[in-house]
RNA sequence: AGGGGAAAGCAAAAAAUUGAGCACUAAGUUAGGAAACUACUUAUGUGAAUGUAGUCAAAUUCGGGGAAACCUUUAAAAUGGCAAUCCCGAGCCAAGUCUUGGAAACAAGAAAGGUGUAGAGACUUUACGGCUACCACCUACGUUAUUUAUAAUAAGGUGAAGAGAAAGUCCAGACCACAAACAACCUUGUUG
Numbered sequence: 001a002g003g004g005g006a007a008a009g010c011a012a013a014a015a016a017u018u019g020a021g022c023a024c025u026a027a028g029u030u031a032g033g034a035a036a037c038u039a040c041u042u043a044u045g046u047g048a049a050u051g052u053a054g055u056c057a058a059a060u061u062c063g064g065g066g067a068a069a070c071c072u073u074u075a076a077a078a079u080g081g082c083a084a085u086c087c088c089g090a091g092c093c094a095a096g097u098c099u100u101g102g103a104a105a106c107a108a109g110a111a112a113g114g115u116g117u118a119g120a121g122a123c124u125u126u127a128c129g130g131c132u133a134c135c136a137c138c139u140a141c142g143u144u145a146u147u148u149a150u151a152a153u154a155a156g157g158u159g160a161a162g163a164g165a166a167a168g169u170c171c172a173g174a175c176c177a178c179a180a181a182c183a184a185c186c187u188u189g190u191u192g
Stems, first nucleotide, its partner, number of pairs: 001017001022047003025043004030039003051134006061090006070081002091115003097110005119171001121170005135159005142153005175192001177190004
């Protein structure tokens, strides 16, 4: 998504059913790495497990490329529609890191990450986000010590996904009527 239902409307929960993700397990020997491990591929597989404390809250823009299930139409499709969501170019950005300048305050630049990417959107907060530290477990090319193969350790790795509004408050929407467009679905505008 679907279905169901709880007052006129919106908004609840569960099952069947459907699409997309996450980790683990098994296989692959394809790539990187000394290794741990990471990335990728496959699966009528499993859903047990996924650490703690602090700190930052800024930018929030313009343009563009994809998209399953589902809706409509159909004998079936295509087309059309909606949309979970995957991204690109330019610009911009808090704290921290790196480079340059400076006595310093600070300035310019770079990388990662973010914004763009809600239901048209506004505002506050923070985490499953950025940064710092700690903890647990794994590795040990290098370094140190000695009993020459062990021990310790620098260093590396693992601790899932959920923020394409997450918690909220608003506004919109939902309902009636009219209009435009339209094969239908749907979309947009205005009034109540």